Model confidence (mean pLDDT): 79 of 100. SAH (S-adenosyl-L-homocysteine) riboswitch aptamer from a Gammaproteobacteria bacterium, 77 nucleotides, folded computationally. NCBI's taxonomy places the organism under Bacteria, Pseudomonadati, Pseudomonadota, Gammaproteobacteria. Its Rfam family is "SAH (S-adenosyl-L-homocysteine) riboswitch aptamer". The literature on the family includes a 2008 paper in Mol Cell by Wang et al., "Riboswitches that sense S-adenosylhomocysteine and activate genes involved in coenzyme recycling". The model forms 100% of the base pairs in the Rfam consensus. The sequence was found by an Rfam model in a public genome assembly.
[in-house]
RNA sequence: GCACUCGAGGAGCGCUGCGACAGGGUCGGCCCUGCCAGGCUUGAGUCUCCCGGCUAUUUCAACGGCGCUCGUUUGCC
Repeated sequence: GCACUCGAGGAGCGCUGCGACAGGGUCGGCCCUGCCAGGCUUGAGUCUCCCGGCUAUUUCAACGGCGCUCGUUUGCC
C1' cells in the first nucleotide's frame, strides 16, 4: 500500500434518488423496476506485498443531499 473484518466519527423522523447491488428487457449500447443518503474519513486486526529503526515532546480529527426534532459542548444576552 491492496483486499477483507470489527469499531469510531451524538440520536432520530420525513423526502428525493446518483453509484453499487437485485430482477426484467436488449444482438450490443443501454433502458425499466426494486432497494438505496457512512458508498467517506479514521483506529485496530487478518492476509499479502513493500519498506531502516528507536526515543522524547506536542496534538487528537475533517467531512457526510434537502427539511425537521432532540441531545451534547462553548460563547453572548